[in-house]
Molecule: small-subunit ribosomal RNA
Organism: uncultured bacterium
RNA sequence: AAUUCGCCCUUAGAGUUUGAUCUGGCUCAGGACGAACGCUGGCGGCGCGCCUAACACAUGCAAGUCGAACGAGCGGAGACCCUUCGGGGUCGAAGUUAGUGGCGGACGGGUGAGUAACACGUGAGGAACCUGCCUUACAGAGAGGGAUACCGUUUGGAAACGAACGUUAAUACCUCAUGAAGUAUCGAGAUCGCAUGGUCUUGGUACCAAAGAUUUAUCGCUGUAAGAUGGCCUCGCGUCUGAUUAGAUAGUUGGUGAGGUAACGGCCCACCAAGUCGACGAUCAGUAGCCGGACUGAGAGGUUGAUCGGCCACAUUGGGACUGAGACACGGCCCAGACUCCUACGGGAGGCAGCAGUGGGGGAUAUUGCACAAUGGGCGAAAGCCUGAUGCAGCGACGCCGCGUGAGGGAAGACGGUUUUCGGAUUGUAAACCUCUGUCUUCGGGGACGAAAAUGACGGUACCCGAGGAGGAAGCCACGGCUAACUACGUGCCAGCAGCCGCGGUAAUACGUAGGUGGCAAGCGUUGUCCGGAAUUACUGGGUGUAAAGGGAGAGUAGGCGGGAUUGCAAGUCCGUUGUUAAAUCUAUCGGCUUAACCGGUAGCUGCGGCGGAAACUGUAGUUCUUGAGUGAAGUAGAGGCAGGCGGAAUUCCUAGUGUAGCGGUGAAAUGCGUAGAUAUUAGGAGGAACACCAGUGGCGAAGGCGGCCUGCUGGGCUUUAACUGACGCUGAGGCUCGAAAGUGUGGGGAGCAAACAGGAUUAGAUACCCUGGUAGUCCACGCUGUAAACGAUGAAUACUUAGGUGUGCGGGGACUGACCCCCUGCGUGCCGCAGCUAACGCAAUAAGUAUUCCACCUGGGGAGUACGAUCGCAAGGUUGAAACUCAAAGGAAUUGACGGGGGCCCGCACAAGCGGUGGAUUAUGUGGUUUAAUUCGAAGCAACGCGAAGAACCUUACCAGGGCUUGACAUCCUACUAACGAAGUAGAGAUACAUCAGGUGCCCUUCGGGGAAAGUAGAGACAGGUGGUGCAUGGUUGUCGUCAGCUCGUGCCGUGAGGUGUUAGGUUAAGUCCUGCAACGAGCGCAACCCUUACCUCCAGUUACCAGCACGUCAAGGUGGGGACUCUGGAGGAACUGCCUACGCAAGUAGAGAGGAAGGUGGGGAUGACGUCAAAUCAGCACGGCCCUUAUGUCCGGGGCUACACACGUGCUACAAUGGCGCGCACAGAAGGCAGCGACCCUGCGAGGGGGAGCGAAUCCCGAAAGCGCGUCUCAGUUCGGAUCGGAGUCUGCAACCCGACUCUGUGAAGUUGGAUUCGCUAGUAAUCGCGCAUCAGCCAUGACGCGGUGAAUACGUUCCCGGGCCUUGCACACACCGCCCGUCA
Repeated sequence: AAUUCGCCCUUAGAGUUUGAUCUGGCUCAGGACGAACGCUGGCGGCGCGCCUAACACAUGCAAGUCGAACGAGCGGAGACCCUUCGGGGUCGAAGUUAGUGGCGGACGGGUGAGUAACACGUGAGGAACCUGCCUUACAGAGAGGGAUACCGUUUGGAAACGAACGUUAAUACCUCAUGAAGUAUCGAGAUCGCAUGGUCUUGGUACCAAAGAUUUAUCGCUGUAAGAUGGCCUCGCGUCUGAUUAGAUAGUUGGUGAGGUAACGGCCCACCAAGUCGACGAUCAGUAGCCGGACUGAGAGGUUGAUCGGCCACAUUGGGACUGAGACACGGCCCAGACUCCUACGGGAGGCAGCAGUGGGGGAUAUUGCACAAUGGGCGAAAGCCUGAUGCAGCGACGCCGCGUGAGGGAAGACGGUUUUCGGAUUGUAAACCUCUGUCUUCGGGGACGAAAAUGACGGUACCCGAGGAGGAAGCCACGGCUAACUACGUGCCAGCAGCCGCGGUAAUACGUAGGUGGCAAGCGUUGUCCGGAAUUACUGGGUGUAAAGGGAGAGUAGGCGGGAUUGCAAGUCCGUUGUUAAAUCUAUCGGCUUAACCGGUAGCUGCGGCGGAAACUGUAGUUCUUGAGUGAAGUAGAGGCAGGCGGAAUUCCUAGUGUAGCGGUGAAAUGCGUAGAUAUUAGGAGGAACACCAGUGGCGAAGGCGGCCUGCUGGGCUUUAACUGACGCUGAGGCUCGAAAGUGUGGGGAGCAAACAGGAUUAGAUACCCUGGUAGUCCACGCUGUAAACGAUGAAUACUUAGGUGUGCGGGGACUGACCCCCUGCGUGCCGCAGCUAACGCAAUAAGUAUUCCACCUGGGGAGUACGAUCGCAAGGUUGAAACUCAAAGGAAUUGACGGGGGCCCGCACAAGCGGUGGAUUAUGUGGUUUAAUUCGAAGCAACGCGAAGAACCUUACCAGGGCUUGACAUCCUACUAACGAAGUAGAGAUACAUCAGGUGCCCUUCGGGGAAAGUAGAGACAGGUGGUGCAUGGUUGUCGUCAGCUCGUGCCGUGAGGUGUUAGGUUAAGUCCUGCAACGAGCGCAACCCUUACCUCCAGUUACCAGCACGUCAAGGUGGGGACUCUGGAGGAACUGCCUACGCAAGUAGAGAGGAAGGUGGGGAUGACGUCAAAUCAGCACGGCCCUUAUGUCCGGGGCUACACACGUGCUACAAUGGCGCGCACAGAAGGCAGCGACCCUGCGAGGGGGAGCGAAUCCCGAAAGCGCGUCUCAGUUCGGAUCGGAGUCUGCAACCCGACUCUGUGAAGUUGGAUUCGCUAGUAAUCGCGCAUCAGCCAUGACGCGGUGAAUACGUUCCCGGGCCUUGCACACACCGCCCGUCA
């Protein structure tokens, strides 16, 4: 989902553990509410409104009525009589009433305290019953009697309320009569029922009725029967939680008898018996009114029981009966308790869980209203009276439903707001404005239905008509994801938000505000509760190898389930029919209120019962079968169990011998033992425990477990056979038995081992690991304990599977000459593997596959297998087994990485082998620290520290103190003026200020008036400016891993997925280099190559380079003519490719001092740096977003500082000397640079230098190479080493060398005699050593940096180790990735 039906209808997810999958919890989106709270609030209709204190109640009302039952009173219309006319008397209708009497107060209304029950629901039964008023039928009503209330008198009491006496009536009460269709009883007959028994017909006996009223219409009265209505009782089924409640029960269970009741019944009583209930949950405890229904849900379910309806229970609490048809009685009675009130203290009165209302409680729930007009009820013959039932109104957005708050046009896209990249965008046709409309509202008028003849609380209401005017009517929440909707500002882990994940630490779409947007709308959010989503208790519809979860194991009780054939029955089952399933609700459909909500009509609605039928399946009763199961017979293997006996090896101890200084133990030692003779060795003895080899993923057992040999007793299995029984089976809650080790009791035993303990070591410590000792215990007997990772982390049983292969143990059979081999078969035990299953791993005939049966167990992590209780135990402890609180995870398997004091392979000056250094000294420089007014800032392991800085005296300069400026030192725009520019003077530290002006007049156009460009001055504001902050907002650039060999993609394939494959494997390489193989095939960025340089050759070209030959020429000289050979220069080419040979290899390739070659396996060097990592560095090179300053954080100036100095570190220089220092003499480079320059040469000075000055914008000119070689000297010392420091005197640069320059000369002559732990560089033209050049630059603190050449080694066995890296693999609780994670203690 209307439905019996195949179509149809219905079944939605997301966030969060992780990089992904699975399990699993938490959270959200939906709906609902008798709700409450916050903000807001126009109208109407229909509903609803103490969920809490069954708390206490002032006041009023909520049940009366009948005079046609009765007497009497009041009343007095009216009539009559008398009258002195004032009046008096009599009768008396209507009406009214306290009392007697009747009916009704058992209904209606309220509440949910109690109740787990025949209370309720449903369906039956009453042959065990009652029923006033009502309906129908039949029959009847005759005759008497005595009281009594009211009333009167007297009297008690404060009152409530009585008492005595007297009088009176009745439809009040009593007696008698009549009487059966009545009841009881005794008979007879017929008939029916599940039993007791019932019904009908008939005969006898006994008993019991009655009331009148009114004026004629009726209404009453009595008896009986029947009906209807209402009630009572009984039964089947259903109806919450707890077993940490397991036993309960004496009127208890039953019987007989009596009583009682309308009626059955232990309902009550007497006696008798000993029963009855209970794991199918008794008893006890907790909670609860039940249902129709309501909410939710696809459904099954779950939750709930307000309003409406049915039933029950209750009426201040507890008990009791009376009256009555009906009560054990809400507005009756009695008693008791509590409370309240009155009181004269003696005694009385009361019961809102009726309607209003009050207090209280509470988050919270209304008026002390109107009316009996309608509906209904009571009484009455009726009129009528009563009715807080009910009908209405009031209050409350509490809910549902409907309507409105305007409609159309309207772009200058107004103002304002917000934002902005300053252009704009947005609010937004929104407003204004124009044209309309009148729903609601307001005013006026009319005015209902509800009422069948009259009667209307609602109500002058609904509704209708007219008029006016856009006038009076919009908010709330949200806007990080889930989840629709985004910006700005403020704040700065603060304030705060938060349903979950999580936001906030200076650019917050997550806080607060604003603008905008989204959603809903007279409401919107929040909170609470329920269902859903949640298949997260799984019947529909889950699981248990590793995520939570298989009992430690067995035999077996109850229970559950159960083989083949056949017959009967019909309990389950199925079909048809029938009764019921109240009404309302719901669903479908039709109709009525303008619509809807709401209301009405019709139909349906899973259950239960009756009747009839079917017989397949289950069940049940019977018959039968042999295949399940068992028995028998014949064999067979085995560490199966229990008891007794025997044996050898070894350890230890004892005795004796030999023998001497050690033994023992460890990573290394020590404790220990030993000269009182150990260890070692030989012989003998003692004692206890365990059984080497065999031995095997071999065997046996249910599990725990079982291992020398022999004997006895004993359990089970398997095979073969098919004689016997004939489903006898499977599982198994509780209970019972067994149950490793440790532990425990009693008594033994004790060799070795060994908790505790002691000592020695290790260590920061070491209550440990290691060592030396050593007690319980381990062993035996008899008990207890009852647990283990008691594991295959896998319950038992049965059947099946188009997948099998291969071992092994024990049987049987076949074949064979054969004990072998081979084939078939049964039981057991392993491995591999398909389908299938699984989250994956894996399982896979010994299932974790497909099915069935039964048992056990699970439901997020922690708390916790804890506490309490119970129970077991001698104890230790076991079994059972929570909650509060807390977290958003905990977890499984697998994947990728990173990591490992994991493994394998490989590489690198990584180690090793070497050479030279660092660390010690002095000094330079950088850094830290300290100091300072300032010592500007940055860089921080490698990868900061001679770094930014290829030049800090001023400048630089950013820092400090001081003096100045404020549109500014610099840019653009506007206005005015002036060409610009500018010497000299005074003050001042200068910036600057003052006062005069000497000089000077430019460019373009011109109509000569002027205008313009550029520049300057002044002014106003826009703006400038910032080395201020953020490198964690950025661009760009750079470092590093690392010149390491890696990093990826497309398609395909595999996997649920992350991902894998390719890229792995076997070789090889410097290399992911190449080869081979391969579910991969290809490709890209890297490698290599292409580029530059260097090494060789060729060709071309030769000036400033070169000079062999020819010529000239010089002291010397490519100096000159000339040459183009050589060197060289600079352009183009060549050359090298494992190409050749040998060996190995499939190949790639490797090896060979191979050949050839200038060069040989990348020839050397450089440039070149993959994807990425380090929030690496830089906002101070530059650029740039936010933020900050704006008479200052900008700018100018002179001075100071960046150069400080107890100290510490890094990087260098120079040394410590003889492979050297010094002196003299003699050689040989390359690459650079040069006009504010390099400067030959000459003069001068000891020298730095100075004065002149040729040449050269350079293959032309300039620019001594040093180590080296030769000779001499020094002779091992703080020196003829070393040169710091300091004194003196100078030179140069520069505005200026005080802070703070370099250099020269002279004098002085410090530390230092090779450097601890440690640590760095380098594999060849390298290290080492020697000098030269250049940038920056006035000069220079350069010993730095970048280049250049000269001289020129040693060593590499090798990859164990240290460091770094690459690949594969393994583990992982890491993923911010081991500088991880994480535990305990303390604060």